Transfer RNA from a Candidatus Falkowbacteria bacterium, 72 nucleotides, folded computationally. The source organism's lineage runs through Bacteria, Bacteria candidate phyla and Candidatus Falkowiibacteriota. It matches the Rfam family "tRNA". Rfam describes the family as follows. Transfer RNA (tRNA) molecules are approximately 80 nucleotides in length. Their secondary structure includes four short double-helical elements and three loops (D, anti-codon, and T loops). Further hydrogen bonds mediate the characteristic L-shaped molecular structure. tRNAs have two regions of fundamental functional importance: the anti-codon, which is responsible for specific mRNA codon recognition, and the 3' end, to which the tRNAs corresponding amino acid is attached (by aminoacyl-tRNA synthetases). tRNAs cope with the degeneracy of the genetic code in two manners: having more than one tRNA (with a specific anti-codon) for a particular amino acid; and 'wobble' base-pairing, i.e. permitting non-standard base-pairing at the 3rd anti-codon position. It is annotated as a transfer RNA. Its family is annotated with triplet codon-amino acid adaptor activity in the Gene Ontology. The sequence was found in a public genome assembly.

RNA sequence: GCUCCCAUAGCUCAAUGGAUAGAGCGCAGGCCUCCGAAGCCUGAAAUGGCUGUUCGAAUCAGCCUGGGAGCA
Numbered sequence: 001g002c003u004c005c006c007a008u009a010g011c012u013c014a015a016u017g018g019a020u021a022g023a024g025c026g027c028a029g030g031c032c033u034c035c036g037a038a039g040c041c042u043g044a045a046a047u048g049g050c051u052g053u054u055c056g057a058a059u060c061a062g063c064c065u066g067g068g069a070g071c072a
Base pairs, nucleotide, nucleotide: 001071002070003069004068005067006066007065010025011024012023013022018055027043028042029041030040031039048064049063050062051061052060
């Protein structure tokens, strides 16, 4: 330098172009307990950025950013 892949919650992952973007683990609060753990209940927390296509975009297209793989 060229080609390809990936980017969603603190972490690991879901989500036919259409309902309020969900789950597990973790975190916070509560219940329980003499105190913890376990268990139960509740809560906070995310679509890398910009532009476009569309009635509607996490999803499709372009550019950028970051990460990875291959080739040279």